RNAcentral holds the sequence, with entries from ENA and SILVA. This is a predicted structure of a 1505-nucleotide RNA (small-subunit ribosomal RNA) from a Candidatus Kerfeldbacteria bacterium. Its Rfam family is "Bacterial small subunit ribosomal RNA". Model confidence (mean pLDDT): 83 of 100.

RNA sequence: ACUGAGAGUUUGAUCCUGGCUCAGGAUGAACGCUGGCGGCGUGUCUUAGGCAUGCAAGUCGAACGGAUUAUAUAGGUUAGCAAUAAUUUAUAUAGUUAGUGGCAGACGGGUGAGCAUGACAGUGGUAAAUUACCCUGAAGCCGUGAAUAACUUUCCGAAAGGAAGGCUAAUACACGAUGGGCAAGGGGGGACGAAAGUCAUUCCCUUGUAAAGGCCCCUUUGGGGUCACUUCGGGAGAUGCCUUUGGCCUAUCAGCUAGUUGGUGAGGUAAUAGCUCACCAAGGCAACGACGGGUAGCGGGUGUGAGAGCAUGGCCCGCCACAUUGGGACUGAAACACUGCCCAGACUCCUACGGGAGGCUGCAGUCGAGAAUCUUCCACAAUGCGCGAAAGCGUGAUGGAGCGACGCCGCGUGCAGGAAGAAGCCCUUCGGGGUGUAAACUGCUUUUAUCAGGGAAAAACUUGCGAUGGUACCUGAUGAAUAAGAGGUUGCUAACUUCGUGCCAGCAGCAGCGGUAAUACGUAGACCUCGAGCGUUAUCCGGAAUUAUUGGGCGUAAAGCGUUAAUAGGCGGUUUGGAAAGUUGAAUAUAAAAGCCCGAAGCUCAACUUCGGAUCUAUAUUCAAAACUACUAAACUAGAGGGUAGAAGAGGCAAGCGGAAUGGCCGGUGUAGCAGUAAAAUGCGUUAAUAUCGGUCAGAACACCAAUGGCGAAAGCAGCUUGCUGGUAUACUCCUGACGCUGAAUAACGAAAGCGUGGGUAGCGAAUGGGAUUAGAUACCCCAGUAGUCCACGCCGUAAACUAUGAGUGCUAGGUAUUGGAGACUCGACCCCUCCAGUAUCGUUAAGUCAACACGUUAAGCACUCCGCCUGGGGAGUACGGCCGCAAGGCUAAAACUCAAAGGAAUUGACGGGGACCCGCACAAGCGGUGGAGCACGUGGUUUAAUUCGACGGUAAGCGAGGAACCUUACCCAGACUUGACAUCCAGCGAAUCUUGCUGAAAAGCAGGAGUGCCUUCGGGAACGCUGAGACAGGUACUGCAUGGUUGUCGUCAGCUCGUGCCGUGAGGUGUACGGUUAAGUCCGAUAACGAGCGCAACCCUCAUCCUAUGUUAAAUUGUUCAUAGGAAACUGCCCGGGCCAACCGGGAGGAAGGAGAGGAUGACGUCAAAUCAGCAUGGUCCUUACGUCUGGGGCUACACACAUGCUACAAUGGGUGGGACAAAGGGACGCCAAACCGCAAGGUGGAGCAAAUCCCAUCAAACUCACCCCCAGUUCGGAUUGGGGGCUGCAACUCGCCCCCAUGAAGCCGGAAUCGCUAGUAACCGUGUAUCAGCAAUGGCACGGUGAAUACGUUCUCGGGUCUUGUACACACCGCCCGUCAAGCCAAGAGAGUCGGUAAUACCCGAAGUCCCGGCGUUUGCCGGGCCCAAGGUAGGACCGAUAAUAGGGGCUAAGUCGUAACAAGGCAUCCGUAGCGGAAGCUGUGGAUGGAUCACCUCCUUU
Repeated sequence: ACUGAGAGUUUGAUCCUGGCUCAGGAUGAACGCUGGCGGCGUGUCUUAGGCAUGCAAGUCGAACGGAUUAUAUAGGUUAGCAAUAAUUUAUAUAGUUAGUGGCAGACGGGUGAGCAUGACAGUGGUAAAUUACCCUGAAGCCGUGAAUAACUUUCCGAAAGGAAGGCUAAUACACGAUGGGCAAGGGGGGACGAAAGUCAUUCCCUUGUAAAGGCCCCUUUGGGGUCACUUCGGGAGAUGCCUUUGGCCUAUCAGCUAGUUGGUGAGGUAAUAGCUCACCAAGGCAACGACGGGUAGCGGGUGUGAGAGCAUGGCCCGCCACAUUGGGACUGAAACACUGCCCAGACUCCUACGGGAGGCUGCAGUCGAGAAUCUUCCACAAUGCGCGAAAGCGUGAUGGAGCGACGCCGCGUGCAGGAAGAAGCCCUUCGGGGUGUAAACUGCUUUUAUCAGGGAAAAACUUGCGAUGGUACCUGAUGAAUAAGAGGUUGCUAACUUCGUGCCAGCAGCAGCGGUAAUACGUAGACCUCGAGCGUUAUCCGGAAUUAUUGGGCGUAAAGCGUUAAUAGGCGGUUUGGAAAGUUGAAUAUAAAAGCCCGAAGCUCAACUUCGGAUCUAUAUUCAAAACUACUAAACUAGAGGGUAGAAGAGGCAAGCGGAAUGGCCGGUGUAGCAGUAAAAUGCGUUAAUAUCGGUCAGAACACCAAUGGCGAAAGCAGCUUGCUGGUAUACUCCUGACGCUGAAUAACGAAAGCGUGGGUAGCGAAUGGGAUUAGAUACCCCAGUAGUCCACGCCGUAAACUAUGAGUGCUAGGUAUUGGAGACUCGACCCCUCCAGUAUCGUUAAGUCAACACGUUAAGCACUCCGCCUGGGGAGUACGGCCGCAAGGCUAAAACUCAAAGGAAUUGACGGGGACCCGCACAAGCGGUGGAGCACGUGGUUUAAUUCGACGGUAAGCGAGGAACCUUACCCAGACUUGACAUCCAGCGAAUCUUGCUGAAAAGCAGGAGUGCCUUCGGGAACGCUGAGACAGGUACUGCAUGGUUGUCGUCAGCUCGUGCCGUGAGGUGUACGGUUAAGUCCGAUAACGAGCGCAACCCUCAUCCUAUGUUAAAUUGUUCAUAGGAAACUGCCCGGGCCAACCGGGAGGAAGGAGAGGAUGACGUCAAAUCAGCAUGGUCCUUACGUCUGGGGCUACACACAUGCUACAAUGGGUGGGACAAAGGGACGCCAAACCGCAAGGUGGAGCAAAUCCCAUCAAACUCACCCCCAGUUCGGAUUGGGGGCUGCAACUCGCCCCCAUGAAGCCGGAAUCGCUAGUAACCGUGUAUCAGCAAUGGCACGGUGAAUACGUUCUCGGGUCUUGUACACACCGCCCGUCAAGCCAAGAGAGUCGGUAAUACCCGAAGUCCCGGCGUUUGCCGGGCCCAAGGUAGGACCGAUAAUAGGGGCUAAGUCGUAACAAGGCAUCCGUAGCGGAAGCUGUGGAUGGAUCACCUCCUUU
């Protein structure tokens, strides 16, 4: 100095596990939209693909001979009288430079193909080394010679180029001399050592070994200066080699290696070395990962991150590697050489076809590839580099400019004032609000821009020299002038409205949005964020504690190997000493610079740059410390093992023995059935079964004891006896002395099923056959039955091999039971008590833990050690490969693709062919019906121009409709109207109103007549009518899934909640559970609950009894029947019994009424997107000369048929005729209508009375009762249907009314499966009234009274409901969820006869150039030939990787396909695991196992008594 944030998404809700996704930062980026300026950076990440053109490495004449240019001097020749000109020779001066020669060209620049190690990085070593140029020290630089290029002559070739002859120089080359030194050999001395020998240094001897000159000056046999040259030291810098440490993935790569590992000798190199060769030995590497495969330049650093880490290596710096591909050497100090050489291959170009030339991964540039990456620019002025004595030359290094918003940084696009607020646009509740001081307008400024003027530093040495550049910068002028967009606005996530669209178009990072009111699509307005940028995509880190060292887990979520033994490894008791490997401290050296960080400084600031500091957590060396770990030495006994003693046990193996049961066979008795099931059938049986008695044989399993009991590592082990044998606990504390724990590999054991060989086979029993069941039944049930089950030997190696809980050690309250042992007590035993070792369990106990469930000394607590395993679901424990197996199969074990979840525990509901309790005309017990007939009425269907619409299980269907002939009326046909039939506003005319004629079906149209009102300020106004224009009216048009209101239903069921408290992490729970009781969550008791609310009940109305008051019109005739109004009475109040001294229940008394006296009204929270837009209201949408309005006619009344609700019947408990009784409650003025008369009757005439306790409907109600007839029939039952004649209402009875009379006289003789109502004044039967209404299709609805029953044992069953509990994979809640085959489409991967390609090796063949070796010729280079090695190439068989393929198989995904229904509830046969067989499919069955099974019963245990 720096220093840590989360969110969305699984559910009805919750907690957890767990994945997916987002917010941040970064980039050599790309793409989309947009784009003013400047500075500094940066720019082919792809094809290490191909390249036109130009440039990128030259320089030195002071190394050399020439050539050549100019000038000068001297001479010659020619011309000219001469001057002079031309030419030539020599010399000198000043230039140029093809060649010889020297140095450079191995640097600088590019790229990252290869390389997992001869690389890189850090630290060391080199006594095993080299070094041109540079610095420094010492010593030298003498003599001689032979060539050769250039040049010239000739020749070949298209060219490139080459051959031959001749001449010549040098700092080119060669030889000789000298040797301070150096090299090689030898010798002497020194130190150490017993010696061999090693080491350091010095001296001597022998041999060998150098050179080059150029320029300048001088006093010239020569000397000096300077640059070169030679030899040997030293230095600097550079390079080679060696060691150690470090950093990728893969074990589905486990063994690799013959120059391989080492030695000796030789060769080779600057130098060590198998570097190479000959010989010898047989080594070397590897689970601490060899060998193989894949990928990759390495580091400084960079990005991110709190850090640890993770990812990365572009620009800059260091190193390495490469230079068209492969091989090779030459030269040189250095190369096996980017712009050198040779060869081979591919490619391109030239060619006269004979032959040649080339290498941009230098700078620009081009083609190609690609999402994508620049100018064929200026300059050597600076910084460097090469050469040169120097001037200088060269330099696509470099310095600059250009292009690209590619990145970072900075600046600007104006500033101030300016309305309760312009216009436009948007929204609106129509009032207004927003954009918004924003604009306009006024004033100001000029960064920037444009123009004009001036104008740098960078230049240092010592003169000159600036590409950049007339640039930066300065001054002035003009004028707000030249300059704003992108993304977003459902949540995460800052920011909201309108319109359009209508699961379409589309959006989307995740969740998700869109099916007519979309803040999620598209548009507009507004707003939010950033801003010359903003978004998207890709990639990396983060968030992700989601690989967990820091810092996770494994009972049920993914995860403990089936169990044990044991190797390596890891870890390890107590005490003391030593040493110092780990550890800690100090010092030194290194860890390049740049970068990061801190502090300064320079560009106006910043980015950028410069300076200083800190850092680089590392390595090596030295010194020190000694607690801990390791090591070492010596001890100890608490761990471990052994000994002795008695003990328990289904521990194992083998042999023998036993009884019951079952089956077969034999014999006896005996007769018609047996067996089997829910019920049956197949089957067995008169050839004698089953049953029963006796005998005999066979195999398998061992009742009772027996237990959550015992033993074993686990699997597992059970009759009895014997033999052999393993382990364990206890007591004693005698011995050893840490000998221990765990355990990758490895080995052994390992249920059932299965396999092989050989036996055996009573029962059971996969497969299979038959019988049932069923829509089917490859099942469940039944009858048979083969493998198998059993034994021996050998395989297999898996299970829900489970305590779903690895092993070991220590610590942390207990109780109870039980097994074994011991102690104590006792005469002995038992009980009790104590200790150890096991096995269970408990209050769940305390702590603690856990997501919860739960665990809790037998831990899932607190700790340590070791091993195994996990990292979202599916694909998949699958494919491929490998190992094992006779096979079945096992072990090991992926990916593509796909989903946003999958999952655990717990909660509330719902549900169960789960359980318990309770209620209801729910069943049962009864009475009467429906379903059959005819008719009425409603619905469906069909029909129709229309048969208007709605209602559809219960909860539609005599429902809306409590009255469809017209009207109603919404439908159809036809005719009409268009501000409209109806409302408000405006203008004009007219009062209104009444009425006549014509046309027409009417609506309507045309033409007349009567009438002249009210108020008034005399203008006019109010009401009403007509005309006209437009705002608007109107709509039974749509949406009840946009709504209000109302209603149905569960259900008059007893429930539904709240406050506070308490419990739980939480959803939630408690209260409201429990014991009683009730019609009731009614009440009582009890209780972490205490109270409260909506419901229940009560309060309200009617009826039943009585009292009081009143008495019209009732009744009656003085009475209280009756009516009206008010009041009383019933409360388990009293008694007995039960019950808890309760609530309450049973009985009784009294009473008109008794335990809610009877009935009604009253309907909690909610459910069904229940019903209604057609009662009404209403959002939105739609129509507007029509989907509005009016009129006439038609339809809603149709009719093969189906269903619902009713009426009337089928008759004698009846029908008919005649006589006789008894109600209640209603209605009445456009009304009810009396008496009387007429008509058979419906009805008519009539007109009294009554706005009603008075009159009327309406009388005498009917059933009932009395008398007579009928006599069991399709009838004197039944009345449909039809014919005729009438009556009434009404404009009008045809479609289409009701009633009366006469005639006609259908079906029907009590109703299949099934089903409805009703518990008392009820059912049943009987009539009466009324609403609607002109009339009426009413047999309907709503009321009223009359007569008036039967039955309820009871809650097993059906239906519905309530409470508690249980299971659940359901929550749209069982009308749920969900599995597999088949069919269709799409996708990826594996197999596949094969086909094609690549990579690295192996064997053989061939073998260029070239080093090395050999031979011959020549001898100065050299030429010819041969050999080893070897690039490329060829042949062959394999290995690995990839591409592709007919086909077959599985997998995944895909709103509404087919078949079944396997799972979830006891899922209707509990489910699941392993294994085997079978089957369209889920699956079924056998065998062993698990509980992760519901329910009931029993046993055991715990607590209490």